RNA sequence: GAUAGAGGUUGCGGAAACAAUCAGUAGCGCGGAUCCGGCACGGUUGAUGCCCUGCGUAAAAGGUGUUCCCGCCGAAAUCCGGGAUCGUUUCACCGAGCGUUCCGGGUUGGGGCAUGGCAAAAGAUGUCAUGAACUGUCACAUCAGUUUGUUGUGGAGUGCUAUC
Numbered sequence: 001g002a003u004a005g006a007g008g009u010u011g012c013g014g015a016a017a018c019a020a021u022c023a024g025u026a027g028c029g030c031g032g033a034u035c036c037g038g039c040a041c042g043g044u045u046g047a048u049g050c051c052c053u054g055c056g057u058a059a060a061a062g063g064u065g066u067u068c069c070c071g072c073c074g075a076a077a078u079c080c081g082g083g084a085u086c087g088u089u090u091c092a093c094c095g096a097g098c099g100u101u102c103c104g105g106g107u108u109g110g111g112g113c114a115u116g117g118c119a120a121a122a123g124a125u126g127u128c129a130u131g132a133a134c135u136g137u138c139a140c141a142u143c144a145g146u147u148u149g150u151u152g153u154g155g156a157g158u159g160c161u162a163u164c
Stems, first nucleotide, its partner, number of pairs: 001164005008073001011072004016067004027057006037051004041095003045092003076108009086099004109135002113131007137155005143149002
């Protein structure tokens, strides 16, 4: 240098099908009440719609679970900066945000638990930070029943193991 592997039965990610939730919500239709005021990411002005209530009809996306399949072990996730793109936040123009995607850099071995922040309709869940444990790996030390185990401390995947 190349190749191949290991950590976990909650390893990581993706697709499909089904299900619950979203929600009796948005929207649509037919009425009632009200005429003051307020609301929509920001700006200009205008338009449009909404707020309160009865009835009828009635979703979807994102997120989640289960099953099965596929690709894998910086798998992948996240943060910062830059670019692209169409979509989206009521419409028009400008801006800003969000989504998708690409490039560069930083952080994280792994999955849980607790607390807090953010996102979300949410007691689901995701993500980030912190904390104490667990687990795999290597180094050093230690004890022993010594091809390997016990105990303790510490490091990080740019690592570890095997073969060439």
Lysine riboswitch aptamer from a bovine gut metagenome, 164 nucleotides, folded computationally.
The prediction has a mean pLDDT of 81.